[in-house]
Molecule: Bacterial RNase P class A
Organism: Bryobacteraceae bacterium
RNA sequence: CCUGCCGGACGGGCAGUCGCUCGCGGCCCUGGGGAUAACCCGGGUCGCGGGAGGAAAGUCCGGUCUCCAUAGGGCAGCGUGCCGGCUAACGGCCGGGGGGACCCGCUCAAAGCGGGUUUUACGGAAAGUGCCACAGAAAAUGUACCGCCCCCAAGGGGGUAAGGGUGAAAAGGUGCGGUAAGAGCGCACCGCGGCUGGAGCAAUCCAGUCCGGCAGGGCAAACCCCACGCGGAGCAAGACCAAAUAGGAGGGGAGGAGUUGCCCGCUCCGUUCGACUCUCGGGUAGGUCGCUUGAGCCUGGCAGCAAUGCCGGGCCCAGAGGAAUGAUUGCCACCCGCAAGGGGACAGAAACCGGCUUAUAGUCCGGCAGGCCUU
Repeated sequence: CCUGCCGGACGGGCAGUCGCUCGCGGCCCUGGGGAUAACCCGGGUCGCGGGAGGAAAGUCCGGUCUCCAUAGGGCAGCGUGCCGGCUAACGGCCGGGGGGACCCGCUCAAAGCGGGUUUUACGGAAAGUGCCACAGAAAAUGUACCGCCCCCAAGGGGGUAAGGGUGAAAAGGUGCGGUAAGAGCGCACCGCGGCUGGAGCAAUCCAGUCCGGCAGGGCAAACCCCACGCGGAGCAAGACCAAAUAGGAGGGGAGGAGUUGCCCGCUCCGUUCGACUCUCGGGUAGGUCGCUUGAGCCUGGCAGCAAUGCCGGGCCCAGAGGAAUGAUUGCCACCCGCAAGGGGACAGAAACCGGCUUAUAGUCCGGCAGGCCUU
């Protein structure tokens, strides 16, 4: 310098013009309400300030908030699952332990020891049930295909599980003894289980003139067992105000409505099935709230390996409701190109937070590994 993997940060900047939306302020309207007062509401215009993201996404977890349900206990169902810590909480994060993969060093090499990077769905298979394709004798409580050994006349009977073969997986490994041949059959070392001691909060690790020849394959992301946790629906939650029409309840009621203003007349609806009218209540349209000051953002210090916590200072940063956040121009930065010129990833808030997952052009930083060049 290049390449690969992993982790982290950023995701163009400044200015002009024309718009959109929210808030505040000024002015205007022979605007509406009101006692033509204060004031409130609406519209217009001007000025100032704010106006998408790292994922706003998927809606997969966890919470805040709201309503409904709820004595207490149990069953069922669902979820989580090494240990410790963080957190409002979590299936999230941090640290540690065990296992796996790769690399480096010590070593002639292997084994072993030490270190680094990375990964892990990692409770229980010495409770029970179930499953394990093909191949294979046998896939689990009972086996022998080839082989080995013994007996016997062929062929068969018996012993064996060392060796071969099958398979993803076959009753621990090496050596010595032992035997007809063999076998933890016996022994030594390693492995396994237990016990004891030590270190650690723990997971776990280390050690032993200690005990047991040794439980018996794998799968619990199969049922199951153990431990712990979990009520339901979701801002279209929900709260308040409240027309018109049609129902409902109660009261008055013999009249009421139309016919140009009045009277007569006429027509229609009524006087038991009550026209018409008053009051009340539920609910719809519509409106207001919920709605954005919050587990908030920036910055300095302290504690901690870290996640994170505490203290001080500063800041206010979308809040709409069929739904604004747009268009265009110039300069600069980046990429392609000799130049003219061209290019801009994934993507779009809808009550709000903490995570996870997925998408992402390009740029920068750190770690690890490999390659090349120079000294």